Context: one part of a larger RNA
Molecule: small-subunit ribosomal RNA, 3' major domain
Organism: metagenome
RNA sequence: UGACGGGGGCCCGCACAAGCGGUGGAGCAUGUGGCUUAAUUCGAUGCAACGCGAAGAACCUUACCCAGGCUUGACAUGCCCGUCGUAUCCCUGUGAAAGCAGGGAGUCAGUUCGGCUGGACGGUGCACAGGUGCUGCAUGGCUGUCGUCAGCUCGUGCCGUGAGGUGUUGGGUUAAGUCCCGCAACGAGCGCAACCCCUGUGGCUAGUUGCCCCUUCAAUCGAAAGGUUGAAAGCACUCUAGCCAGACUGCCCGUGACAAGCGGGAGGAAGGUGGGGAUGACGUCAAGUCAGUAUGGUCUUUAUGCCUGGGGCUGCACACGUGCUACAAUGGUCGGUACAGAAGGAUGCAAUACCGCGAGGUGGAGCUAAUCCCCAAAACCGACCUCAGUUCGGAUUGAAGUCUGCAACUCGACUUCAUGAAGCCGGAAUCGCUAGUAAAGGCGUAUCAGCUACGACGCCUUGAAUACGUUCCCGGGCCUUGUACA
Numbered sequence: 001u002g003a004c005g006g007g008g009g010c011c012c013g014c015a016c017a018a019g020c021g022g023u024g025g026a027g028c029a030u031g032u033g034g035c036u037u038a039a040u041u042c043g044a045u046g047c048a049a050c051g052c053g054a055a056g057a058a059c060c061u062u063a064c065c066c067a068g069g070c071u072u073g074a075c076a077u078g079c080c081c082g083u084c085g086u087a088u089c090c091c092u093g094u095g096a097a098a099g100c101a102g103g104g105a106g107u108c109a110g111u112u113c114g115g116c117u118g119g120a121c122g123g124u125g126c127a128c129a130g131g132u133g134c135u136g137c138a139u140g141g142c143u144g145u146c147g148u149c150a151g152c153u154c155g156u157g158c159c160g161u162g163a164g165g166u167g168u169u170g171g172g173u174u175a176a177g178u179c180c181c182g183c184a185a186c187g188a189g190c191g192c193a194a195c196c197c198c199u200g201u202g203g204c205u206a207g208u209u210g211c212c213c214c215u216u217c218a219a220u221c222g223a224a225a226g227g228u229u230g231a232a233a234g235c236a237c238u239c240u241a242g243c244c245a246g247a248c249u250g251c252c253c254g255u256g257a258c259a260a261g262c263g264g265g266a267g268g269a270a271g272g273u274g275g276g277g278a279u280g281a282c283g284u285c286a287a288g289u290c291a292g293u294a295u296g297g298u299c300u301u302u303a304u305g306c307c308u309g310g311g312g313c314u315g316c317a318c319a320c321g322u323g324c325u326a327c328a329a330u331g332g333u334c335g336g337u338a339c340a341g342a343a344g345g346a347u348g349c350a351a352u353a354c355c356g357c358g359a360g361g362u363g364g365a366g367c368u369a370a371u372c373c374c375c376a377a378a379a380c381c382g383a384c385c386u387c388a389g390u391u392c393g394g395a396u397u398g399a400a401g402u403c404u405g406c407a408a409c410u411c412g413a414c415u416u417c418a419u420g421a422a423g424c425c426g427g428a429a430u431c432g433c434u435a436g437u438a439a440a441g442g443c444g445u446a447u448c449a450g451c452u453a454c455g456a457c458g459c460c461u462u463g464a465a466u467a468c469g470u471u472c473c474c475g476g477g478c479c480u481u482g483u484a485c486a
Base pairs, nucleotide, nucleotide: 001486002485003483004482005481007480008479009478010477011476012475013474015470016469019433020432021431022430023429026325027324028323029322030321031320032319033318034316035315042053043052064311065310066309067308068307069306070305073128077127078126079125080123081122082121083120084119088105089104090103091102092101093100094099108118109117110116130300131299133298134297135296139294141289142288143287144285146283151190152189153188154187155186156185157166158165159164170181171180172179196277197276198275199274201245202244203243204242205241206240207239210235211234215232216231217230218229219228220227221226248271251265252264253263254262255261327426331385332384333383334382335381336380344373345372348367349366353362354361355360392423397418398417399416400415401414402413403412439462440461441460442459443458444457445456
């Protein structure tokens, strides 16, 4: 000087407390351990591994296993030789395919007419290629974490023999080393904040594909008032998307050291960081990644490389993590009937219509998309169920089908009929959340032929309860004290 203390003081955080909803019990999905296996490829392992790499394992992917093949190689560059009837396409035999063996078609461009030039292909050989082989404890780059915590340092000066100290401590204050005051310090840098994006209010500009207040016309319903649909006209409104304004403790009162600030109030769409995001200091963990890529070293070279068929990654006495569905009446079933946002859509999104109980099929209007398409559910209204392992719950199994795809046996999703298991709110323990949040409800997208998505990332709809407080648990910051630790 640090680190540590079941030392002290001050302070903060969904850390506790106050609340709401879960997990731990059941079934299933998914990841992991273990076991098994020819193989169940590899990595990730307290927080910070375990719906993680994987935003898509039937083949492919694929790295694993078995079997069959290839050896300058699936891919790159150079040298040598050959062909230019090049490339490419078709056929035969064998074979599971790859491969191996053979046959046929097929007149590249330039040209000095010379395989001469370009380019392409083939062959033997040589240099070499190749390796998801090893080492993340040789590395780059990227990432996690403490932690969006408020800290980490430097120059000059001063103090100390020196390590080092001071500044950065102290009194207040703040979300903040934020600001004020004081002070042997005076300044500065990286962080904080602000500058950036979205959202909340208003104004201006613009008006199609958006909008429809006013006006006109047409069709249609109606006895009429008027309603509905379409067109024109229009840009008022909504909206779209560009610019600007607006919030700064600016104003008032109180408090405070006359400071920084704090408490209350006015005005305001918004008030003291308005809400959300992006943004992660010096460093820590020899943290993670050689399997994303790059890369040193090392190993391999008729194999640890490459191709193909099949299998495996999906295996199941068991254990754990993360989720989904439930155990019901604030509910279930049936019928009726509203209201979103954000995305996506040309080997795509697909309407009206018809067929099918349904998954879906036939068909194809429109749409290069503010134009067309894809588009809610809970809610609300009515009826039945009346507390039961049930009209709850849906696992499991049987049968029949649909779709994608060369192909659904291992091993896809979905539909219909039948079947109807456990489960009556979950021990010890444990997790999330402070407001448009939790909880509940659905919708979309990426990946993708299809899908094991109940995952991930977004979007809107409905919409709470509670916070006395900081004694305690956990983590962190500052000062101080002890130490046989570095």